[in-house]
Context: one part of a larger RNA
Order: sequence, then C1' cells, then structure tokens
RNA sequence: CCUGUCAGUUGAGGAAUAGCUGGGCUCGGGCGCCGACGAAGGUCGUGCCAAGCUGCGAUAAGCGGUGGGUAGGCGCAAGGAACCUGCGAUCCAUCGAUAACCGAAUCGGAACUCCGAUCCCGCAAGGGAUAUUCCGAAAGGAAAGGGAACCCCCCGAAGUAAAGCAUUCUAGUAGGGGGAGGACAAGAAAUCAAAUGAGAUACCGUGAGUAAAGGCGAUCGAAAACGGUAGAGGACAAACCGAAUCCCCGCCCGGCAAGGGUGGGGAGAUGUGGAGUAGUGGACCUCCGUACUUGCUGGCUUCGGUAGUCAAACGUGCCUGGAACGGCGGACCGUAGAGGGUGAAAGUCCCGUAGGCAACCCGAAGAGGCGAGAUUGGAGGUAUCCUGAGUACCGUGCGUUGGAUAUCGCGCGGGAAGCUGGGAGGUACAGUCUUCCGAUCCUAAAUACGUCCCGAGACCGAUAGUGCAUUAGUAGUGCGAACGAACGCUGAAAAGUACCUCGGAAGGGAGGUGAAAAGAGCUUGAAAUCAACUG
Repeated sequence: CCUGUCAGUUGAGGAAUAGCUGGGCUCGGGCGCCGACGAAGGUCGUGCCAAGCUGCGAUAAGCGGUGGGUAGGCGCAAGGAACCUGCGAUCCAUCGAUAACCGAAUCGGAACUCCGAUCCCGCAAGGGAUAUUCCGAAAGGAAAGGGAACCCCCCGAAGUAAAGCAUUCUAGUAGGGGGAGGACAAGAAAUCAAAUGAGAUACCGUGAGUAAAGGCGAUCGAAAACGGUAGAGGACAAACCGAAUCCCCGCCCGGCAAGGGUGGGGAGAUGUGGAGUAGUGGACCUCCGUACUUGCUGGCUUCGGUAGUCAAACGUGCCUGGAACGGCGGACCGUAGAGGGUGAAAGUCCCGUAGGCAACCCGAAGAGGCGAGAUUGGAGGUAUCCUGAGUACCGUGCGUUGGAUAUCGCGCGGGAAGCUGGGAGGUACAGUCUUCCGAUCCUAAAUACGUCCCGAGACCGAUAGUGCAUUAGUAGUGCGAACGAACGCUGAAAAGUACCUCGGAAGGGAGGUGAAAAGAGCUUGAAAUCAACUG
C1' cells in the first nucleotide's frame, strides 16, 4: 500500500410498517321496466389550443320555457388567450327543441357503422312516404328488439355417490329454447277432515328428517292439524226473453271527463244485449218493493317523492407554536354535545345537526261530485226446464311423484250418467254415512330478485376490500370462444427553488421558499443488498 473478515458511523437501495381513504363488501329501506314518438348498445364527430375520460349531436362540454339559487363562471384539468355574468350568469330541479350513422332497423342492397332508388311537397336548400306479420268491413290499431337477478313453460346431461356397477343418486340440477312483469306463478274446493269440524291462494314457523319411497342399499321425503304475515272475491256457458246491443265518421252539449243527443255507414239470428252462476241453486209462477253493480274526475283533502329554505350559543384574556381547534382562566347555547371541514384536538368559525317550512312536477290513497245499467234485494211454490263429453271412468305402456295396488301427466284401445244425477273419503267390490259439484275464465295483498337510489355497519383498508379506489373489463394475450393485470398519499398554501456559478445535458455548488426539503413515483421509510469513513 492492497485485499478479506468483524464492529460502529454516515449514506445509497428498497418499499415493508404506521397513519389516511373520492373505493369496495354486507344489511335495511325505497323504487322497478325500456322500445317503430326508433330502445338497449355502439361507430363517428363535437372544445381557441384537445390524446384520454365525461357531456353533447352538424343547434354538437351545448339551445329554449318554468321554478330554485347567488357571485362568480368557462367539466375531469392545475396553463395561456379570448369571452359570459346583478337586464341574475355558472349551478340545481322539471318540461321542451335538436338528436349524424349502425343497431328490432323497417324503401332496396351490403364483406367493411357503407352503397343505390321510386313517389309526393318545395323556386331552391331541403322535407315527407315506401319492410314484414297479425286484427278490423272500413277508419284505424297492434307486434317485433332489449333487460342484472328474480318468475312460468318446454327440452335436458355428465363428472360424482353407491367405497366396483347397470335400477338408483347427482337432478329435473348445469346447459339450451320460448314467454311475462315490476313482480311472476297460484287462487275462490267435484278441497280437507273424521263423527267434533275447517272453509281460495301464497309465504314463514312447527308438524318432521315424521308418514311414505328405496338394488328397503346409497339415499330420498310429504300432507293434515296448529301458530303467524296478508286477506277479497268475481265473471261466463246453459235454462228464459229475442235486437231491447255494439262499432266507425260528422255535428251539438259537457270541464279537451265519464257521458248524452243527432245524421250517415257498418257489425250482428252460426245470437248483439238482458237474465243467471254452486245447492236452503237458477230458470219459471205468486207476493213485498230499491237494500245492487259499475265508469270518470286537469277541481278538493291527506301522505310520500323530487330543487331548496330557516335554524341557537365566545371572532373570549394570557401562554406555546409556522398556524390554536391545544394548555391555564373566564362566559354562553342546547328539542342542536351526529358528522365533516377549517394551517394541531372546535357544541358556540364554516357546512351541517335537533326541530320547522316548501313551488312546479311525479306517485299513492280518500272524500265529494258527475254519470251508466237493470227483469236488481227478499219471502213463498216446485208441474216443467237448466247446470261445461271423446270428458269422468276402465284397460295397457311410459314418464313423474313421498304417493306405496292408493300422486300427477301423456300415448294407444274402450267409454258414462246427466238432479230419482255425479266425484271424493290412499287396493278392489257392495251398502250406509260424511263431504263436495270436474270437464270455462279473471283476481289485489302477504312472497322472490336487485340494473337503480338512499341510509347504516363490534366488515376491508391499497398483495386487503369488487377483477377494477388510478384511462378497468382498460393495457395486454389468443384465429376464436375467451383470458385479463399493475399503478393511491409534496405542502397549510406552489410559496414547485429567483439570481450567480461548473457542466453539452443530467446533475452539482452557492443562494432562496418553507415549520420542516417534505423538491415532484415527493408522508412515514423496516429488512435483504451496496458504498465510503473510522477502529
């Protein structure tokens, strides 16, 4: 002098940790369809400078009306320039106008968000019409397509379990198709029950892992009854009457209402309309006589939503500090001491909060009002008439079910009764008894879900919580179906380092700002790792 090792110090590196949160997650409440009046979703445009997101549409970060609101505004987005605004802008709510091209896409066509027509109106610029199917005599009207999950119907697996596997299970699940709505479906007993009775449906609890099913293996699996939520019942076909009915267009009345009148045309006897609808039935006959059903409502009342609005009490003295919201001392309000912000920790500074008020518009309920119909409601009578047919039911095969002989459905073959009738009462047949009336239709609420809005949390806090706190279904990958990230934090305020200096620059020195360099991937700044110095 160099190197290695160890220790310490100072740095570098890195991004753990701590703190924070314009994001998630879950629960609760609200609300719940859009579309030929062109949706959902896209493409392309649109700004003074404009790549992305957001907004908007050739009127293009916008145009108009009404209401609210007040001093600034010109989106995220901080810059420069130019503008707007007390003649009330920006902004918020609501109602309108405009709304390119594709898309059900609909004048025709298309391999590419593009191409090409006909007719009518117009001087022109330009505007309008022209798809298909269905209903209707016409006038005219409807449908289509989309929607996160929820709902109904149709088709319908396999891995798996059975410690193998075939009936079985997984499972009527996944998946595919069709359809409806803010819910859907179901629904007013040919139901249960059991000798007492209940009284549509749905959902929750219980019954109950019970009865039952089952290579009686694996497994599967109700109902009545009871306790709750919610509650609501109606209309036809038929008997009888027989056009007493309804629709379109024009005019008048009415509140642009329901509706009434009138002229013309049409539907309708293959039946418009009335009546009548589950049994103590109805038609029909006799008697009493209004107790019924239903429509509209831009005015009224109440409630809710949707912009907003009013809202108490210290600019308190001293101290520390860059800053007082802190400390010490003094005072006040409170139906308000939830929360957030403000230069540290604020009931009394700001926004709010408790508690009041509220227009337009939207939604719900109610009262009142105005109409329409009629053979209405009740009692008695029972001579006659009516009460859902290839149905009930039987056989057979298959599926399905807890449904076993006794679930429900379908195919095939047979096939009733009809009020002195018929079904059911878990095998069949017969007789009692009980109970109900199928083969037509509608029906709110209690229930399900969450695209969406609001609130809350002994949920997460940036490798967590959504895949996404940030240009996120983005960048990127794949021919495609599809797969699919990472990235948060200066400071109270940019005060974002003037000027000088070395350097090509980066960067450094000196200096300045700041409480502090916190100096831009900038809060804190661990470990691995690296360097310098000292020993």
Molecule: large-subunit ribosomal RNA, domain I
Organism: Thermoplasmata archaeon